Record summary:
The prediction has a mean pLDDT of 79. The RNA shown here (FMN riboswitch aptamer (RFN element)) has 147 nucleotides and comes from Alicyclobacillus acidocaldarius. The RNAcentral record of the sequence draws on Rfam and Ribocentre. Lineage of the source: Bacteria > Bacillati > Bacilli > Caryophanales > Alicyclobacillus.
[in-house]
RNA sequence: GCAAUCCUUCGGGGCAGGGUGAGGCCAAACGGCCAAUUCCCGAUCGGUGGUGAUCCGAGCGCACGACUCGGUCAGUCCACGAGCCGCAAGGCACGAACUGGUGAGAUUCCAGUACCGACGGUAUAGUCCGGAUGAAAGAAGGAUGGC
Numbered sequence: 001g002c003a004a005u006c007c008u009u010c011g012g013g014g015c016a017g018g019g020u021g022a023g024g025c026c027a028a029a030c031g032g033c034c035a036a037u038u039c040c041c042g043a044u045c046g047g048u049g050g051u052g053a054u055c056c057g058a059g060c061g062c063a064c065g066a067c068u069c070g071g072u073c074a075g076u077c078c079a080c081g082a083g084c085c086g087c088a089a090g091g092c093a094c095g096a097a098c099u100g101g102u103g104a105g106a107u108u109c110c111a112g113u114a115c116c117g118a119c120g121g122u123a124u125a126g127u128c129c130g131g132a133u134g135a136a137a138g139a140a141g142g143a144u145g146g147c
Base pairs, nucleotide, nucleotide: 001147002146004144005143006142007141008140009139010138017041018040019039023034024033025032026031043127044126045117046116047080048079049078050077055071056070057069058068059067060065075115076114083092084091085090097113098112099111100110101109119130120129121128
């Protein structure tokens, strides 16, 4: 240093402000009051691995460098996780992007404009409450013994 087994820790963010009024309450009546983080305007958030041309540092080299190494860069590119059923094996469900610019090269950079978001509850919820002081994609560290 590498494969194996085991252990520990870590491992998700978010409605400011305004409008409407389903419904409810009070009243003899006229009428009054409460009422959605769910609707409308608007605001706001972005798990994990990979890829990759931001960027940062180091190395090599006379130098250029489309060179090497490490860190870092995607909600909508490729995958994964959270949900439901099942004793289990396993099965089901599982969202969303374009245009322009630079360039040898970009769905990742820059600019602009869009779009998406499990299940149960409740006035229809990415953002509230709940399962959840849970689980997990995985990340870091350690131990054993082998090569």